[in-house]
RNA sequence: UUCUUAUCCAGAGAGACGGAGGGACUGGCCCUGUGAUGUCUCGGCAGCGGACUCAUUUUGAGUGCUGUGCCACAUCCAGCAAGCAUGAUGCUUGAAAGAUAAGGG
Numbered sequence: 001u002u003c004u005u006a007u008c009c010a011g012a013g014a015g016a017c018g019g020a021g022g023g024a025c026u027g028g029c030c031c032u033g034u035g036a037u038g039u040c041u042c043g044g045c046a047g048c049g050g051a052c053u054c055a056u057u058u059u060g061a062g063u064g065c066u067g068u069g070c071c072a073c074a075u076c077c078a079g080c081a082a083g084c085a086u087g088a089u090g091c092u093u094g095a096a097a098g099a100u101a102a103g104g105g
Stems, first nucleotide, its partner, number of pairs: 001105008013042005021031003025079004043071003048067003051063005075097001080094006
């Protein structure tokens, strides 16, 4: 970098440094000098892989030790297609794109 599978309306923040952008992209809507994004420290959430415990036919439940991940807003909403209703537009389903984990090239 790419492919496959699974999940994505739940959950979880303080301090220090630093100083203008940020929420992937586009549009919208938001966050932000009452200090964002980022880095570090500590804390926390979750339970994908490993480990362990219990039960077990496949396997399931638990612990949260370990490798990741995450801690504004539903992946913030929409984007493409179909269906339903509509004055604008809204709702539902599926896809696409993205993120994370595990495995492969």